[in-house]
């Protein structure tokens, strides 16, 4: 430098052909009894990487920029 593929919840990660965003684990209530805690239920938590564009509508399609992993190429 070129190509590939990733970036969504505190992690780890799902999300089909654009219709409005989930999951396990953590946390946190609450009940239980087997109490350094463990099972059962229920909450809370998201400018989906940043900025544009397209569209009635965009995590998804299109431009551009950042980061992260690969391959290869180039240098010596």
């Nucleotide at each position: 430098g070129a190509c590939c593929g990733g970036u969504u919840a505190g992690c780890u990660c799902a999300g089909c052909u654009g219709g409005u965003a989930g999951a396990g684990c953590a946390a946190c209530u609450g009940a239980c009894u087997u109490u350094u805690a463990a099972u059962c239920a229920g909450u809370a938590g998201g400018u989906c990487g940043a900025g544009g564009g397209u569209u009635c509508g965009a995590a998804u399609c299109c431009c551009u920029c950042a980061c992260c992993g690969g391959u290869c190429a180039c240098c010596a």
Source information:
Predicted 3D model of a 76-nucleotide RNA (transfer RNA) from an Alphaproteobacteria bacterium. Its Rfam family is "tRNA". Rfam's curators write: Transfer RNA (tRNA) molecules are approximately 80 nucleotides in length. By type it is a transfer RNA. The coordinates come from a structure-prediction model, not an experiment, and the mean pLDDT is 82.